[in-house]
RNA sequence: CCUAGCUCAGGGCGAAUGCUAGCGGUGCGCCUAACACAUGCAAGUCGAGCGAGAAGUUUUCUAGCUUGCUAGGAAAUGGAAAGCGGCGAACGGGUGAGUAAUAUGUUGAUAUUUACCCCUAGGUCAGGGAUAGCCCACUGAAAAGUGGAUUAAUAUCGGAUAGUCUCUUCGGAGUAAAAAUUUAUUGCCUAGGGAGAAGUCUUCAUUCUAUCAGCUAGUUGGUAAGGUAAUGGCUUACCAAGGCUAUGACGGAUAAUUGAUCUGAGAGGAUGAUCAGUCACAAUGGAACUGAGACACGGUCCAUACUUCUACGGAAGGCAGCAGUGAGGAAUCUUCCACAAUGGACGAAAGUCUGAUGGAGCGACACCGCGUGAAGGAUGAAGGCCUAACGGUUGUAAACUUCUUUUCUGGAGGAGCAUAAUGAGAGUACUCCAGGAAUAAGGGGCGGCUAAUUACGUGCCAGCAGCCGCGGUAAUACGUAAGCCCCAAGCAUUGCCCGGAAUUACUGGGUGUAAAGGGUUCGUAGGUGGAUUAAUAAGUUGUAUAUGAAAGACCGAAGCUUAACUUCGUGUUUGUCUACAAAACUGUUAAUCUGGAAUCAGGGAGAGGUAAGCGGAAUUCUGAGUGUAGGGGUGCAAUCCGUAGAUACUCAGAGGAACACCAAAAGCGAAGGCAGCUUACUGGAACUGUAUUGACACUGAUGAACGAAAGCGUGGGUAGCGAAAAGGAUUAGAUACCCUUGUAGUCCACGCCCUAAACGAUGAUAACUAAGUGUUGGGAUUUGUCCCAGUGCUGUAGCUAACGCGUUAAGUUAUCCACCUGAGGAGUACGGUCGCAAGAUUAAAACUCAAAGGAAUAGACGGGGACCCACACAAGCAGUGGAUCACGUGGUUUAAUUCGACAAUAAACGGGGAACCUUACCCAGACUUGACAUCCUAGGAAUUCUUUAGAGAUAGAGAAGUGCUUUUAUUAGAGCCUAGAGACAGGUGCUGCAUGGUUGUCGUCAGCUCGUGCCUUGAGGUGUUCGGUCAAGUCCGUUAACGAGCGCAACCCAUGUCAUUAGUUAUUAUGCCUAAUGAGACUGCCUUGGUUAACAAGGAGGAAGGUGUGGAUGACGUCAAAUCAGCAUGGCUUUUACGUCUGGGGCUACACACAUGAUACAAUGGUCUAUACAAAGAGCAGCAAUAUAGUAAUAUGGAGCAAAUCUUAAAAGUAGAUCUCAGUCCGGAUUGAGGUCUGAAACUCGACCUCAUGAAGUUGGAAUUGCUAGUAAUCGUGAAUCAGAUAUGUCACGGUGAAUAUGUUCCUGGGUCUUGUACUCACCGCCCGUCACGGCAUGGAAGGUAGUAAUAUUGGAAGUCCCUCUUUUAGAGGGCCCAUAGUAGGACUACUAACUGGGCUGAAGUCGUAACAAGGUA
Repeated sequence: CCUAGCUCAGGGCGAAUGCUAGCGGUGCGCCUAACACAUGCAAGUCGAGCGAGAAGUUUUCUAGCUUGCUAGGAAAUGGAAAGCGGCGAACGGGUGAGUAAUAUGUUGAUAUUUACCCCUAGGUCAGGGAUAGCCCACUGAAAAGUGGAUUAAUAUCGGAUAGUCUCUUCGGAGUAAAAAUUUAUUGCCUAGGGAGAAGUCUUCAUUCUAUCAGCUAGUUGGUAAGGUAAUGGCUUACCAAGGCUAUGACGGAUAAUUGAUCUGAGAGGAUGAUCAGUCACAAUGGAACUGAGACACGGUCCAUACUUCUACGGAAGGCAGCAGUGAGGAAUCUUCCACAAUGGACGAAAGUCUGAUGGAGCGACACCGCGUGAAGGAUGAAGGCCUAACGGUUGUAAACUUCUUUUCUGGAGGAGCAUAAUGAGAGUACUCCAGGAAUAAGGGGCGGCUAAUUACGUGCCAGCAGCCGCGGUAAUACGUAAGCCCCAAGCAUUGCCCGGAAUUACUGGGUGUAAAGGGUUCGUAGGUGGAUUAAUAAGUUGUAUAUGAAAGACCGAAGCUUAACUUCGUGUUUGUCUACAAAACUGUUAAUCUGGAAUCAGGGAGAGGUAAGCGGAAUUCUGAGUGUAGGGGUGCAAUCCGUAGAUACUCAGAGGAACACCAAAAGCGAAGGCAGCUUACUGGAACUGUAUUGACACUGAUGAACGAAAGCGUGGGUAGCGAAAAGGAUUAGAUACCCUUGUAGUCCACGCCCUAAACGAUGAUAACUAAGUGUUGGGAUUUGUCCCAGUGCUGUAGCUAACGCGUUAAGUUAUCCACCUGAGGAGUACGGUCGCAAGAUUAAAACUCAAAGGAAUAGACGGGGACCCACACAAGCAGUGGAUCACGUGGUUUAAUUCGACAAUAAACGGGGAACCUUACCCAGACUUGACAUCCUAGGAAUUCUUUAGAGAUAGAGAAGUGCUUUUAUUAGAGCCUAGAGACAGGUGCUGCAUGGUUGUCGUCAGCUCGUGCCUUGAGGUGUUCGGUCAAGUCCGUUAACGAGCGCAACCCAUGUCAUUAGUUAUUAUGCCUAAUGAGACUGCCUUGGUUAACAAGGAGGAAGGUGUGGAUGACGUCAAAUCAGCAUGGCUUUUACGUCUGGGGCUACACACAUGAUACAAUGGUCUAUACAAAGAGCAGCAAUAUAGUAAUAUGGAGCAAAUCUUAAAAGUAGAUCUCAGUCCGGAUUGAGGUCUGAAACUCGACCUCAUGAAGUUGGAAUUGCUAGUAAUCGUGAAUCAGAUAUGUCACGGUGAAUAUGUUCCUGGGUCUUGUACUCACCGCCCGUCACGGCAUGGAAGGUAGUAAUAUUGGAAGUCCCUCUUUUAGAGGGCCCAUAGUAGGACUACUAACUGGGCUGAAGUCGUAACAAGGUA
């Protein structure tokens, strides 16, 4: 950079939850249990169809009497309950269980019916017999029922009449009515038409699943009959054997559907609350009756489950109507008012009924609107918070002043819905008056996405989190506060849908390497298809009619104060049917063509295939011969073979397998694959041709065939090789790599298996699009070359994320097929198919993660490569490691043994010097504004001396003393001391992982970068690479780079030569020396090499030659390297102590281990005597000479010197003597005694001197260090620190003064280029698997539980239909079908289960190290 997933920002909701809440309007409100329901209501009405007629009222009579009451009779009126009859109850209301088509939407059709309503025509005559109710009797707990008597009708029955009605053999036959009454009407019957309604049929559309592939016997069709309002297997009989299905039948899962709703740019996706249309259902299942209409929510019958009542004999019930209850649930309202309006039923009407409807109530559930005040007001008040302590912010915010009253409270008035009457809502909406800023703001967020930051607390805890992630002592991320941001009567969260997501891609994606081309070919269905002409009109295009309900959405208006909301209007409704028109393109039909394709002819090429035969080389074995001790094998070995004669050599034979050279980027084949030679049979391709057919073509689901190796079966064969196995090695182990053997197998025949990195990781076909250069086959040829087909390389345009591809495309197009959609789980489980098995194929989910992946870039790394450098190795010299001692560290010990430093880069380091001090540690004793700093007040000069107690700090007492500047004086000031109060001091307490500064290291290695330009989508590259060269990114050349910076080098210091000048304290004098200033060296000159270069080798000259030598000088950076105890410093912490003072102790301990050194082990030496020569330093509280004393350390004393003047002050060497190879005349540790010096003080714990003592040690294991010339080695000298000293250390100084380097194979470190990478905390990296422990989901599983739909069969309620009998009214008997139910065996689904399998996950577990580098066996 790409691919790819996850997540967020937007909109929406019948929502829920948390916090909060002032008002109004309009909507909406059981999404779960089609779970169960107490109570009330939800369908009645008509007396103008009928009989009957209660209570009551009026009048009158009689009786009793409490004279206005009671009882009874009569008349009139009245009209309840119940009943017959009519209409309605099939509407309205609820719900979404079932249903994937008997549904719905849409478009057509007709074989049909239709109460009430409208229109037209005609009719309405005369009669009969019953019955409910009422009454009487009886049964029953009830519900209810039985019998008797009596009665009416618009109930019911036959008769008459009749037509355009029905049937018909066309002669005819059959079928009707109901009346009421106020005389005006309303009914009734028949027929036809209409409207609206209903039935049936039909085209197209209508979820997922193939891990459901075959389904179907009334099944498909016909004939006849039955049945229906009507067509029809709708039903029955007979006949035929059909019908559906890959365009998905059958099965399974889910689901009412549409207008629409949400989202979206759209196409789409999701949804189907409210409103409206259709369907289905009414506890569950079945059934019919009535009726115009039902197989009927508030009807009937039967069965089942449940509930209620019961006198146990029997009965009753169905809120998915409105309220309401319980239950379930995250969750969803009042047992309200009214028929005033709209609508409905009945009625002539008044009217009655109406949980439809109109309203009110509850709920921020949603949308809309309003408010919580407005203007002024700076000393920028107080308080809060922050602060760099100045100030900032909250903030005109508040207070305060003035004003207003939407809301609110009180009072008054008061519409419209209604029209002549009637108002539930409701004294509501609205209007006016009064009062008073009064009654009214929260929620979430502030690390990025994403608008908005600080302080404190906390310290990987508590917690946060949508994703990334935050929290381990300075958290803008947790909690709180202040401030800020967003929205606002709401704000957040959760859940779900669309969007973003081009993340299923029709619009609009891909498949070489990221996920993805089938292993290959043939070929069926299907899809697509060359040129010309004509016709047609299916697709296509246009016009028109109809339809696409209303509502909604869009636009424009109107009405509520506005808006939400409502009303009106236009257009839209992308669709469907029909008619007409057009004819370019596609299709269809007809005719023609040759370019695609195929055929034919020709001569060539080839490891193409199958079968048979033949050949030589080699290995092995056998026999014979020669011959003798080994052979073989490896990194080294061993197992192994061989004296029973191997290996080696020669000859002969046997057997199996494979075919050297030719041989190649070559050839052939569809792929797999094919290689000695010959023969037979056979497939395909290329080229050439004035030949033939005439689109015959391409692709290709299902299917078929082929298909390396391994493997399987049967039978052969077996030389070599060689899984398994055995042995030998290697190793910590080595079930491996290596070696010696060796069985299956490899080979042949036949049959299976069907997979590979079956790869060009690239499907097939066709067309088009620059070149150059090889090669194979064929053709042409003027022998220059050209054409066709294959096979390679480079490369343009173009493409690609890049790498790369590029006429053999991964370019530009067309057609068809296959496949992909995050990683893991998993190519796994289950199921199916195939297989002898191994297994193959098809192919998920739960769960886990926020990544997994591709290509390229810069680094780092490699037991990758190339080149180069360095005391890196090698060559040398001297050492360390062994001994004793010194010193530092670890460890141990201790009251304390203060602290730091730990690979290189800690350990004679901080410390360049611990007896006290230092000192930070321990013990003990003291002080608390303090040992030290600043400020304030008061007093006093400062200061010095004496003395007491005490270990001292300290405390007490006494004595002396009055300064400097200023002022007339008093005073004032500076400095110092004492006392007091508080601000504060103080801390070597913590954090070097908060820091500054400084330092180490890679490394004095040659690197590290920038500007502009150029290349790349980009990271980045180029420059800086390359060829030479150099100590060097040094220089030269080349070069898409050209320049520049920090480094290198040079400039600086010292030293080596010379010159000039000057010269004290140097020198007798010159010289030397000291100091200053210059010169000199630059590859300048010559030769050779090299690119006419840089440069290298050699030479000359020169004191010095190729940076002369040595220093100082350390790029960008690395190691969270070291240091808070040098210093400084943020934060934290302490404050009668973690501060300060004092005495003593400790830092010096001591079984031990390590580092760095000193001295030695001796003769290149030790000892003694004599004697020579430095440099560089230091010196006044100092160096100290000559001299004297002492064996000496040293003492006494003090010439000289603030230094080229004086002092400190040399050793090895040289000359001579001695020792003679020994634990010594080597070595000096240790110890004893005695002293000297410093210092208040040498016990812990100093150095030195003298005498005595005389350890270890005889050259040092593995390993390891330094050094390339005045260097190593060796010899002394000085200085700092310092009273003294532990210095053998460190830093300097000179004296004497070597050896070796052929070189870069190896070890270590470094540099440059290149290569691989799964590393980037960068190999001390990353990472795999088993095992052990915890958790999660899941597969198998003996078995268990529940359910679903069928099949077979038993039985058969109610009921329609049929048959028989009968008194023809009612009934009895029988039959078919048939619900629930029973039996049986299976199928399928869900849950569960002892045990068991793997998977995922978890902080540090165990064992190894498989992969990434050649990952150490690619």